[in-house]
RNA sequence: GAUUUAUACAGAAGAGGCGAGAGACGGGCUCCGUGACCCUCUGGCAACCAUUCGAAACGUCGAAAAGGUGCCAAUUCCCACCAAGCUUUCCUUGGAACUAUAAAUU
Numbered sequence: 001g002a003u004u005u006a007u008a009c010a011g012a013a014g015a016g017g018c019g020a021g022a023g024a025c026g027g028g029c030u031c032c033g034u035g036a037c038c039c040u041c042u043g044g045c046a047a048c049c050a051u052u053c054g055a056a057a058c059g060u061c062g063a064a065a066a067g068g069u070g071c072c073a074a075u076u077c078c079c080a081c082c083a084a085g086c087u088u089u090c091c092u093u094g095g096a097a098c099u100a101u102a103a104a105u106u
Base pairs, nucleotide, nucleotide: 001106002105003104004103005102006101007100008099013042014041015040016039017038021031022030023029026079027078028077043072044071045070048068049067051064052063053062054061055060081095082094083093084092085091
């Protein structure tokens, strides 16, 4: 890098460094010299994998959080493609695609 499966309206920030763009891409909108993004340290969130405990018995449910990841602005920030409703610029709902993360395989 590729494939498969699962999840994505909940949750969780301080310090130091750097110094201009950042939020994947297009549009919108937002964040940002009152220092964003990114990096480091510390802290935290969560519970995907592993582990432990309990209940169960079709491999499920619950609890814990010392391990491996992940995450800590905005629903994956919103939209984009398809369908339905509404009555038509809009809005709502469902689905898909994209993206991200985990786990397994390659």
The RNA shown here (SAM riboswitch aptamer (S box leader)) has 106 nucleotides and comes from Mongoliitalea lutea.
The source organism's lineage runs through Bacteria, Bacteroidota, Cytophagia, Cyclobacteriaceae and Mongoliitalea.
Rfam family: SAM riboswitch aptamer (S box leader). From the family's description: The SAM riboswitch is found upstream of a number of genes which code for proteins involved in methionine or cysteine biosynthesis in Gram-positive bacteria.
The sequence was found by an Rfam model in a public genome assembly.